Small-subunit ribosomal RNA from uncultured spirochete, 1494 nucleotides, folded computationally. The coordinates come from a structure-prediction model, not an experiment, and the mean pLDDT is 82.

């Protein structure tokens, strides 16, 4: 020393991507009281207007001006001149600064920086300590004056003049050269003697006491040069570099050592521990993260190089190759009279520009500190200080205490009752930091500077005086709560929620994502959270991230073991002595600048800063000790290694040789029509004789059985026999050597199969190719044929899922059992058998390891060695560039863009034209349809003013609808209403209420006039009003009302899987964990139904039973039901009698594999039978588990939103839902003789019925009319019908069929025309059993037959629900088709196979990549040109005071000239880049084609 979100349907591990901290010279919205301390061009090393930043001495020295004072002269009374002094003040010559201070990081990858030494290779102005000196002289020069020149800058000439300026003598040695001698030393230092040469100075001031300077020496401080060890960024797609390069030698050079230069002379030097080149950068102390080791970074503050407009040069100097210096080239600006010239902010301020972005042309030298001066002082954008900017850090305050009617306001929120804001507000007390005015007023200041005293050496003391900040800071007094809060979040990480708007739209988003009409996710508001005079955004870095792991990862399958072996270099290496002290330990000393950091103190009211001690700074050098390990030296040992002997093993490698069987072809017989080939064909081959079969014979290739998780070999790979050569292992016994080993970057060899060159070879196979099929297509799976190639020889290639997806090599750490080669021992001597052992090959399996699967002495286990090798997925086994290779192409091997995930193992579902087992009218047997025709009924299109909505695979379509002529209705056109057609409350007014009746327009509603009707009840006061109440209407508001949307907001209710047997749960057990187990396994069963066993034991909801029915019986009871017996009849259970029977309906019993037999495991149970009416849940119903389908249904009803309100509500007429080219869908009736048709004659059982069933009677050909008996119904109302008997029909579009159509009828309704049914009479269409393909049935079923009944005024009913009457036929059997259940197995599926996904085309967008060319950047070479300028030469000519000498010499400048030499220039490479017509691939995209490759 914290974790978290995000891959899945869950899970664990990989693993990336994201959050949360901290920090900044920061920038950007939104705000902004105050004060301290800090900091402020990160970008254009871009370019600058202005002012400022370096002077300073008169005690170096000469001369000007000016005041003053004193003397004079002219001369006048205040001008002018000249001395002298005095003090200022100015250009010049002298000196010293001017190399610091300050600026900036451009270039630097390097002794440039850091730390550690070295200088026995050095210099150091001023400043300190010390010795010695300071003699005599000279000769110009600047200024000043005169006089040219030029626009200016500047510049030539001529006269004069000084010095601490120059420049000779003289003196001197401790100096400096030479040479010769001693001491030391490793050495070339150092220190000594002795000789010869040589070589210097300057005054000034003065109170005359001194003081200050010069000049040589010596030391010291200091400061600076220069060399070393060690550390100091990437990139190997950058591997080879280097000619003055590496060394000598001899010169030259410098302050100093060197190739630093130069000539000779050798041929060195650097490099895998990375030269050389490329990119990038100043370094450090230190800052910022971090637990730490680490990373990252180098702005303020210090050190330290660098650079000064760019690039070269060198004078001056103690220092400089010089930021406000000089010379030359470039480029820019400015001036100009165009002939010339002039500059240089990376110094403070400040403009301009760029930019996201970074300040006043400030105040003072008052303090620190620096130049100069004897000093007073002068300079001093260093520095001290104010000034802007919340840019950061610190502190402060925006008030405090009380105060509940829990006011009022909320465009707050509500279940409307109330919450909440909220003690917050007002209110009352207090307080006064800040704020305003108003006084007081600092420290910073003295060892300073003047002056006096003192006393003079240095000082002491006393007096005065100097402040930019600043009238600040700070204190004091009045005043009043006065002057002072935003900012950002509220899904989850992440602390903090409603409400309204919006409606995948507009937006948010760090990452998951949110958003399609109920958003805590957008926006606003209210309310909360968090910080706070700030608060968020963005950017950058560390940091969680152990996510490059040293501390602390990993490679069987997630990324990752090199195809295999040999070995060099480099890493690692066995026992024992023995030296050493390299490494390592320990201690001690030197450093490790301050600052910064930690502690402790102080100091500013605290902090923040600031100041002082004291500790660290983890480093390096140096001495000392130590000696266990390593290491080096150096003897010795045999357990590693390796050799000898003896023996044994096998598809090890090469060369030659040789065998048989098989296919193919070729000669020839024999035969005569097919043959091949497929899932079926066809292409092909055959009468020119194939296939077949027999004999010969020709090549090539491959070696059946043998044969084995046998066997050899490093790997790739090795199979007929035989011999030759060559390796290897394995075993047994003693013997040598004596660490000789392991590992293995780079290199080297070897490498399957295709591929390439070359020459052979060529039977079979068989890439390409043809042809034939198959298919929508079929560039393919299938079939006929075939060429390369496969084979040999020689040589390339060098890769594969070269895999045990597992590197070598060593040691260790239960065991069980196959197996090959060997060996020992016992038995036995030949097999065999046992035990034991060595070496390999395999299955299992413990410990431990593993994410998990596994792995397990042939480790994936514990460990040491050493190689390779990963770091998210795609792009990409790819570009580019290098290398190799004839060629293919190997090999090394990115990015830009993009994606939040991409993979691993395991689970639990779905899924599979995967397996296994069971099941169900599923299929198979069968019966009957359907699917052709007409009609009816729904339905879709389409029409239409409108055809109202809804149901759409199964599970939508005679469905809602059990009944649209109006109604109904929901549409449609038209006409009307607006508190409504309906609830409820309310205002106003009226009372002749209401109601009923006539009349008018009008389709009606409704309007609109008119009669009739002439309130009720209470209370005052009175007979007529007044109030209130009812009840009506009018009127007003509040709402009514809507079949308006949303069934993806609901809830009720229903369908479907499926009456299928499964869905679960608690406890317990395995597993890291999702989950398993139970529920699995053997029977068994309709059934997770039971029963046996097992880590499961148990329970719950399903199934099963309970429940209605039917079927048998018993008991009660017997009217309206029945009628055996009796008795009457009118001959009808009619009627007495009766309840035996049927029946009806309550209420028992009965069926339980209970009995017997076999089966079966002594179970569950199954099969046979017996008894019974029923017999294995007897039949049928009703009951529907967890769940699936965002299934259906807001138009049944309820409901939550959201629309509409003189209308999307209400009423009304009249149309529409019935519209008709079509299609589908469900039915009816038919195509006829199992039939039609006429005539007779039987048999039911459910159900209905007073607005209503309706009998007998009568009328009609009939529907139907008139009449009206019984019935509130076991009573009264109602023929059941196929059937049976008889006659006719006689196979035909008919005597089947019955659509259409036309005439006439009655019957329901105000109403029958869109658009009812029914009757007669008449018309007589399609239709002769129906393709593909399809549906219901397993018994009282199917099929046939009518009856009832709901709905309803009738009725489209052939529908639908129910009843009864007739009454079959077939299931061998589970292979297939659908459904299901259960098991197991694959999976890249989880919206689950209607899943998932690949690739090409079109299309938009983006980034790379090639690229004819171009235009640049850098840089390499070879050449031309040559500025300045040091050096070297020369120096006829020009020019010069100092010295000598003499008219000239020495030096000197000047000039010229040689090397080098910047800039430029020409030509040729390399190299990074910008651009580009077209190419190429690539990612990403909304529903685009195309086909399915996983």
């Nucleotide at each position: 020393g914290a974790g978290a979100g995000u891959u899945u349907g869950a899970u664990c591990a990989u693993g990336g991507c994201u959050c949360a901290g901290a920090a900044c010279g920061a920038a950007c919205g939104c705000u902004g009281g105050c004060g301290g301390c800090g900091c402020g061009u990160u970008u254009a090393a871009a370019g600058c207007a202005u002012g400022c930043a370096a002077g300073u001495c008169g005690a170096a020295c000469g001369a000007g001006a000016u005041u003053a004072u004193a003397c004079u002269g002219g001369c006048u009374u205040g001008c002018u001149g000249g001395u002298a002094u005095a003090a200022u003040u100015u250009a010049g010559u002298g000196g010293c600064g001017a190399a610091c201070g300050g600026g900036u990081g451009a270039g630097u990858a390097a002794c440039g920086c850091g730390u550690a030494g070295a200088u026995g290779a050095u210099c150091u102005a001023c400043c300190c300590u010390u010795g010695g000196g300071u003699g005599g002289g000279g000769g110009a020069u600047a200024g000043u004056c005169c006089u040219g020149c030029g626009a200016a800058a500047g510049u030539g000439g001529g006269u004069u003049u000084a010095a601490u300026a120059c420049c000779g003598c003289a003196u001197a040695a401790a100096g400096u050269a030479u040479g010769u001698u001693g001491c030391u030393u490793g050495g070339a230092a150092g220190u000594g003697g002795c000789a010869u040469a040589u070589g210097a100075a300057a005054g000034g001031c003065u109170u005359u006491g001194g003081u200050u300077g010069c000049c040589u020496g010596a030391g010291g401080a200091u400061g600076a040069g220069u060399c070393u060890g060690c550390g100091u960024a990437c990139c190997a797609u950058u591997a080879g570099u280097u000619a003055g390069u590496u060394g000598g030698u001899a010169g030259g050079g410098u302050a100093a050592g060197a190739g630093c230069c130069u000539a000779c002379c050798a041929a060195g030097g650097c490099g895998a521990g990375g030269a050389u080149g490329g990119u990038u950068a100043g370094c450090c102390g230190g800052u910022c993260u971090g637990a730490g080791a680490g990373g990252a970074u180098g702005g303020u503050c210090g050190g330290u190089c660098a650079c000064a407009u760019u690039g070269g040069g060198a004078c001056u100097g103690a220092g400089a190759u010089a930021c406000g210096g000089c010379c030359c080239a470039g480029a820019c600006u400015c001036c100009u009279a165009c002939g010339g010239g002039a500059g240089g902010c990376a110094g403070c301020a400040g403009c301009u520009a760029a930019g996201a972005a970074u300040c006043u042309u400030c105040c003072g030298c008052a303090a620190u500190g620096g130049g100069c001066g004897a000093g007073a002082g002068c300079c001093u954008g260093a520095c001290g200080g104010a000034g802007c900017g919340a840019c950061g850090c610190c502190g402060c305050g925006u008030g405090g205490a009380c105060g509940a009617a829990g006011a009022a306001g909320g465009c707050c929120c509500u279940u409307u009752g109330g919450g909440u804001u909220g003690u917050a507000a007002a209110g009352u007390c207090c307080u006064u930091u800040u704020c305003a005015u108003a006084u007081a007023g600092a420290a910073g200041a003295a060892u300073g500077c003047u002056a006096g005293a003192u006393g003079u050496a240095g000082g002491u003391u006393u007096a005065g005086u100097u402040g930019a900040c600043g009238g600040u800071a700070u204190a004091u007094a009045u005043g009043g709560a006065a002057u002072a809060a935003g900012c950002c979040c509220c899904a989850g990480c992440u602390a903090a929620c409603u409400a309204c708007g919006u409606g995948c739209c507009a937006g948010c988003a760090g990452c998951u994502g949110c958003g399609g009409u109920a958003a805590u996710a957008c926006g606003u508001a209210g309310g909360g959270g968090g910080c706070a005079a700030g608060c968020g955004u963005u950017a950058u870095c560390c940091g969680g991230a152990a996510u490059c792991a040293c501390u602390g990862g990993g490679c069987g399958u997630a990324a990752a073991g090199g195809g295999u072996c040999c070995g060099c270099a480099g890493g690692u290496g066995u026992c024992c002595c023995g030296u050493u002290a390299a490494g390592u330990u320990a201690g001690a000393u030197g450093u490790u600048a301050a600052a910064u950091c930690g502690c402790a103190a102080g100091g500013c009211u605290c902090a923040a800063c600031c100041u002082u001690g004291c500790g660290g700074c983890u480093g390096c050098a140096u001495c000392u000790a130590a000696u266990a390990c390593u290491g080096a030296c150096a003897g010795g040992a045999u357990a590693g290694a390796g050799g000898a002997u003896a023996g044994g093993u096998g598809a090890c490698g090469g060369a030659a040789g040789u065998g048989g069987a098989a296919u193919u072809c070729c000669u020839g017989g024999u035969g005569g029509a097919g043959a091949g080939g497929u899932a079926a064909a066809a292409u092909c081959c055959g009468u020119a004789g194939a296939u077949a079969u027999c004999a010969g014979g020709a090549g090539g290739a491959a070696c059946a059985c043998c044969c084995g998780u046998g066997g050899c070999g490093u790997a790739g790979g090795c199979g007929g026999c035989u011999u030759c050569c060559g390796a290897a292992c394995c075993u047994a016994u003693u013997c040598c050597u004596g660490a000789c080993a392991c590992u293995c970057a780079g290199g080297g060899a070897c490498g399957a199969a295709a591929g390439c060159u070359a020459g052979g070879g060529g039977a079979g196979c068989a890439a390409a190719c043809a042809g034939g099929a198959u298919u929508a297509g079929a560039u393919a799976c299938c079939c006929u044929g075939g060429u390369a190639g496969u084979c040999c020889u020689a040589g390339c290639u060098g890769u594969a899922a070269a895999c045990g997806a597992u590197g070598a090599a060593u040691a260790c750490u239960a065991g069980a059992u196959a197996g090959u080669g060997g060996g020992u021992g016992c038995u036995a001597c030949a097999c065999c058998g046992u035990a034991c052992u060595c070496a390999c090959c395999g299955u299992c399996g413990u410990a431990g390891c593993u994410a998990a699967c596994g792995c397990g002495u042939u480790a994936a286990g514990u460990a040491u060695u050493u190689c390779g090798c990963c770091u998210g997925g795609g792009a990409a086994c790819u570009a580019c560039g290098a290398u190799c290779g004839c060629a293919a192409g190997u090999u090394u091997g990115a990015a830009a863009c993009u994606c939040a995930a991409a993979g691993g193992a395991a689970u639990u579902g779905a899924c599979g034209g995967g397996u296994c087992c069971c099941c169900g009218c599923a299929c198979a047997a069968g019966c009957a349809g359907c699917g052709a025709g007409g009609c009816a009924u729904g339905u879709g299109g389409c029409u239409u003013a409108a055809u109202u909505c809804g149901a759409u695979g199964c599970a939508a379509c005679a469905c809602g609808a059990a009944g649209a002529a109006c109604c109904u209705u929901a549409c449609c056109u038209g006409g009307a209403c607006u508190u409504g057609a309906c609830a409820u409350g309310u205002u106003u007014c009226u009372g002749a209420a209401a109601g009923a009746c006539c009349g008018g327009a009008g389709a009606a509603a409704c309007c609109c006039g008119g009669u009739c009707c002439c309130u009720u009840c209470c209370a005052g006061u009175u007979u007529a009003c007044u109030g209130g109440a009812a009840c009506a209407g009018u009127u007003u508001c509040a709402c009514a009302g809507g079949u308006g949307g949303u069934g993806c907001a609901u809830g009720g209710u229903u369908g479907u899987c499926g009456u299928c047997a499964g869905c679960u749960c608690g406890u317990g057990u395995c597993g890291u964990g999702a989950g398993a187990u139970g529920u699995a396994a053997g029977g068994u069963u309709a059934a997770g139904u039971c029963c046996u066993u097992a880590a499961a034991c148990g329970a719950g909801c399903g199934u099963a039973a309970c429940c209605u029915u039917u079927g048998u019986c018993a008991u009660u009871a017997g009217u309206u039901g029945c009628c055996a017996c009796c008795g009457g009849u009118u001959c009808g259970g009619c009627c007495g009698a009766g309840c035996a029977c049927u029946c009806u309906a309550a209420u028992g019993a009965g069926a339980c594999c209970g009995c017997u037999a076999g089966c079966g495991a002594c179970a569950a149970g199954c099969u046979a039978g017996a008894g019974g009416a029923a017999g294995a849940u007897g039949g049928a119903g009703a009951u529907g588990a967890c769940g699936u389908c965002a299934a259906a249904u807001c138009c049944u009803c309820a409901c939550g939103u959201c629309c509409c309100u003189u209308a999307u509500g209400u009423c009304c007429a009249g149309g529409g839902c019935c519209g008709c080219a079509c299609a589908c869908a469900u039915g009816c009736g038919a195509c006829a003789a199992u039939g039609g048709u006429a005539g007779a004659g039987a048999c039911a059982g459910c159900g209905g019925g007073u607005u209503g069933c309706g009998a007998c009677g009568g009328g009609g050909u009939a529907a139907c009319c008139c009449u009206g008996a019984g019935c509130u119904a076991a009573u009264c109302c109602a023929u059941a019908g196929a059937c049976u008997c008889u006659g006719c029909c006689u196979c035909a579009g008919u005597a089947c069929a019955g659509a259409u159509c036309g005439a006439g009828g009655g019957c329901u309704g105000a109403a029958a025309u869109u658009c009812g049914a029914c009757c007669u009479c008449g018309u007589g269409a399609a239709g002769a059993u129906g393709g593909a393909g399809u549906u219901g049935c397993u018994a009282g079923u199917a099929a046939a037959c009518g009856c009832a009944g709901g709905u309803c005024a009738g009725c489209u009913a052939u529908a639908c629900u129910g009843c009864g009457u007739u009454g079959a036929a077939u299931a061998c059997g589970u292979u297939c088709c659908c459904g299901g259940g259960g098991a197991u197995u694959g999976u890249a599926c989880a919206c689950a196979c209607c899943g998932c996904c690949c690739g090409u085309c079109a299309c938009a967008c983006c980034a790379c990549c090639c690229g004819a060319g171009u235009c640049g950047u850098g840089u390499g070479c070879a050449c031309c040109c040559g500025a300045a300028g040091u050096c070297g030469g020369a120096u006829a000519c020009c020019c010069u005071a100092a010295c000598c000498u003499u008219u000239g010499g020495a030096a000197g400048g000047g000039u010229c000239u040689g090397c080098c030499g910047a800039a430029g220039g020409u030509g040729u490479g390399c190299u990074c880049g910008g651009u580009a017509a077209g190419g190429a691939g690539g990612g990403u995209g909304a529903a685009g084609u195309c086909g399915u490759a996983c």